[in-house]
Context: one part of a larger RNA
Molecule: large-subunit ribosomal RNA, domain IV
Organism: Bacteriovoracaceae bacterium
RNA sequence: CUCCAGUUAAGGAACUCUGCAAAUUGGUGCCGUAACUUCGGGAUAAGGCACGCCUUUGAUGGUGACGUCACUUGCUGACGAAGCUAUUGGGGGCCGCAGUGAAAAGGGGGUAGCGACUGUUUAUCAAAAACAUAGGUCUCUGCGAACUCGAAAGAGGAUGUAUAGGGACUGACGCCUGCCCGGUGCUGGAAGGUUAAGAGGAGAGGUUAGCGCAAGCGAAGCUUUGAAUUGAAGCCCCAGUAAACGGCGGCCGUAACUAUAACGGUCCUAAGGUAGCGAAAUUCCUAGUCGGGUAAGUUCCGACCUGCACGAAUGGCGUAACGACUUCCCCACUGUCUCAACUGGAGGCCCA
Numbered sequence: 001c002u003c004c005a006g007u008u009a010a011g012g013a014a015c016u017c018u019g020c021a022a023a024u025u026g027g028u029g030c031c032g033u034a035a036c037u038u039c040g041g042g043a044u045a046a047g048g049c050a051c052g053c054c055u056u057u058g059a060u061g062g063u064g065a066c067g068u069c070a071c072u073u074g075c076u077g078a079c080g081a082a083g084c085u086a087u088u089g090g091g092g093g094c095c096g097c098a099g100u101g102a103a104a105a106g107g108g109g110g111u112a113g114c115g116a117c118u119g120u121u122u123a124u125c126a127a128a129a130a131c132a133u134a135g136g137u138c139u140c141u142g143c144g145a146a147c148u149c150g151a152a153a154g155a156g157g158a159u160g161u162a163u164a165g166g167g168a169c170u171g172a173c174g175c176c177u178g179c180c181c182g183g184u185g186c187u188g189g190a191a192g193g194u195u196a197a198g199a200g201g202a203g204a205g206g207u208u209a210g211c212g213c214a215a216g217c218g219a220a221g222c223u224u225u226g227a228a229u230u231g232a233a234g235c236c237c238c239a240g241u242a243a244a245c246g247g248c249g250g251c252c253g254u255a256a257c258u259a260u261a262a263c264g265g266u267c268c269u270a271a272g273g274u275a276g277c278g279a280a281a282u283u284c285c286u287a288g289u290c291g292g293g294u295a296a297g298u299u300c301c302g303a304c305c306u307g308c309a310c311g312a313a314u315g316g317c318g319u320a321a322c323g324a325c326u327u328c329c330c331c332a333c334u335g336u337c338u339c340a341a342c343u344g345g346a347g348g349c350c351c352a
Stems, first nucleotide, its partner, number of pairs: 001347008010338002014336001019333001027051005036041001038172001052094012066080005071074001095099001107331004112326002114323002119131002135170007147156003173318004178248003183245002185241005192236003198230002203225005210217002249267005276310001277307001288304005
């Protein structure tokens, strides 16, 4: 010097990203206990008091020697009751600094965010606000079900049958969930357009019996090719559908101070963001502005709304309870600190 333990004057978070770590609290009985609340909770809320030993005296429970009485004479019944024992009171007294005398044994309160909750997770840097969840909605599936595995047989689904099973999203509960179907998707429709193989076979080419003096023409057959016509789904088209994927405007003017604009005009759109919330886990400018808390507050809480770029099951806003979650404040407590000291132990270091 390092590590592991322990103690510390005065102060008491001034430490620090953060009270990290440590300290405080701690058991049992009694008293007492707020906001809020889904009336269950919150709650061991908070905050107090008592606790040892000796002696004495009650109460209650267990056991029940022994005694008395009764008769149906029994391993009988009834009554009384000593002793021992358990729990719990009252009186008196004793000792220490200290009586749950050692050990083991919640620190507490307030505010806000997120997630309802118990649960699950990155074996080996993340336990969470992530996942799951009950509940909600949509959608598919009529049973040899849909769907999944498997060339198939077959199996799961299910020895189930729409109050069932599969898929997707949301995520207790409360109040709610607005507008847009133009695009993409899905569902339905079938008149028209387009459209494959196939069917069809007009026509054209090759070959050559024959004809012709020749040039050439050229039946049938074989062969190469091939127009019209016909021809499904799909696509185009027409509707529906957003708890399907998704989307939810701009400019100008206007009121008898000013300011602002209930109001008007105009352009564009499928429709122009409703309720609620809002500098937010979302706000760039920003340490916004005002208020609260502090002597002093880039954090925090309450408001405002100018929402760069909230917003309604990619759910919106609340919410008791819960959380090894996150933020801020207070009480208690402390070597975290002012500021360091000492003690015990283990290393390191020096000598042998």